[in-house]
RNA sequence: UAAGGCAGCCAGACGGUCGCAUGCCCCAAUCGGCAUGAGGAAAGUCCGAGCACCACAGGGCAGAGCGCCGGGUAACGCCCGGUGGAGGCGACUCCAAGGAAAGUGCAACAGAGAGAUACCGCAGGCGCAAGCCUGUAAGGAUGGAAAGGUGAGGUAAGAGCUCACCAGCGGCUUGGCGACUUGUCCGCUAUGUAAACCCCGCUUGGUGCAAGAUUGUAUGAGAGCAUAUGCGGCUGCCCGCCGCGCUCUUGUAAUCGCUCGAGGCGAGCGGUAACGCCCGCCCUAGAUAGAUGACCGCCCCAACGACAGAACUCGGCUUACCGCUGCGCUUACACC
RNA sequence: GCGUCUGUAGCUCAGCAGGAUAGAGCAACGGCCUUCUAAGCCGUGGGCCAGGGGUUCGAAUCCCUUCAGGCGCGCCA
Numbered sequence: 001u002a003a004g005g006c007a008g009c010c011a012g013a014c015g016g017u018c019g020c021a022u023g024c025c026c027c028a029a030u031c032g033g034c035a036u037g038a039g040g041a042a043a044g045u046c047c048g049a050g051c052a053c054c055a056c057a058g059g060g061c062a063g064a065g066c067g068c069c070g071g072g073u074a075a076c077g078c079c080c081g082g083u084g085g086a087g088g089c090g091a092c093u094c095c096a097a098g099g100a101a102a103g104u105g106c107a108a109c110a111g112a113g114a115g116a117u118a119c120c121g122c123a124g125g126c127g128c129a130a131g132c133c134u135g136u137a138a139g140g141a142u143g144g145a146a147a148g149g150u151g152a153g154g155u156a157a158g159a160g161c162u163c164a165c166c167a168g169c170g171g172c173u174u175g176g177c178g179a180c181u182u183g184u185c186c187g188c189u190a191u192g193u194a195a196a197c198c199c200c201g202c203u204u205g206g207u208g209c210a211a212g213a214u215u216g217u218a219u220g221a222g223a224g225c226a227u228a229u230g231c232g233g234c235u236g237c238c239c240g241c242c243g244c245g246c247u248c249u250u251g252u253a254a255u256c257g258c259u260c261g262a263g264g265c266g267a268g269c270g271g272u273a274a275c276g277c278c279c280g281c282c283c284u285a286g287a288u289a290g291a292u293g294a295c296c297g298c299c300c301c302a303a304c305g306a307c308a309g310a311a312c313u314c315g316g317c318u319u320a321c322c323g324c325u326g327c328g329c330u331u332a333c334a335c336c
Numbered sequence: 337g338c339g340u341c342u343g344u345a346g347c348u349c350a351g352c353a354g355g356a357u358a359g360a361g362c363a364a365c366g367g368c369c370u371u372c373u374a375a376g377c378c379g380u381g382g383g384c385c386a387g388g389g390g391u392u393c394g395a396a397u398c399c400c401u402u403c404a405g406g407c408g409c410g411c412c413a
Base pairs, nucleotide, nucleotide: 001332002331003330004329005327006326007325008324009323012299014297015296016295017294018293020037021036022035023034024033025032039307043318044317046316047315048314049313050312051208052207053206054205058239059238060237061236063204064203065202066201067200068082069081070080071079072078083097084095085094086093087092098199099198103197104196105193106192107191119140120139121136122135123134124133125132126131148166149165150164151163152162153161167189168188169187170186171184172183175180212256213255214254215253220250221249222248223247224246225245230244231243232242233241234240263282264281265280266279268277269276270275337409338408339407340406341405342404343403346362347361348360349359355393364380365379366378367377368376386402387401388400389399390398
């Protein structure tokens, strides 16, 4: 210098004018004054919770979700640190990663044969011959995949049949809390698929703030159906519990829930880290047809720009997107 | 706001416990028939199965994610 890798930050600043929402103050009321007013993703609604109601949440079966190990957390499918595997020259990154020796299914076409096999070939026997029988998975052919791989011995020909090295599985063993790993060579050679059924382990009641509570009002109006061996609620089914007419059309206000919370920022301590403990400081939208905007000047700039607008609240994940910074990170080239 | 479902040819749909050229009807185009048109008969083209990624030997089908669209849900008693 070029190409990368990782970790972070920001989301224009200042002044003026007009306007909007919420809260407070002033006023008899209007006018008026002051303060505050979107995001890193407010998004998708994909997970996990708080909270509220249904029986303070019941029993059984079914169903659903998760899935290497240890830790963190209110909890998680998230995060951190490891193990194993995959990719990259490397920094580093990625992985839904339990079980295929419990069982079942599937593996189209091709191929003799897809865990059961002999088509060609090789060898032995029979036969005049065509061919038949037997042995054989070393070689050919098919396929994504063909019964561990390579070499040697061995054999009628062959074969883990035997041996050496390598690969894998199981047992024993070393280290580790553990996933796993080291050694041994004691036994074995067993196809793939579980994001197919399934098995094992763990978790799991439902509905979502349009939950629900209070006040006020007309337990409204119309139509249809049913009348208990019924209907509705508590996921599906069976029990059990509770309530009672049900369905359709139409009509129906205000307040609360509603923002101070597993909250934010900054020191210190513990921990590799995620995170925890402790001290100090701060209060920072709460609408209900829905506010958060527009214009002017000036500054930085090549250009004010990209993605995008809260609706009960948090913790994550995923997706969209402008610009910038750091590294005692890597590789290549050049120079000293 | 919350919940739930769908996406296959121009339109309406099959195919979805994976299996190789993804089908059907209507429409479009061409031919036959007819004086011409319609109807009828014969034939042809048109799809990367909404986009991307993964699992698998193999994906419209299974899984994840994004996009687009539809439907439902409150108000005492």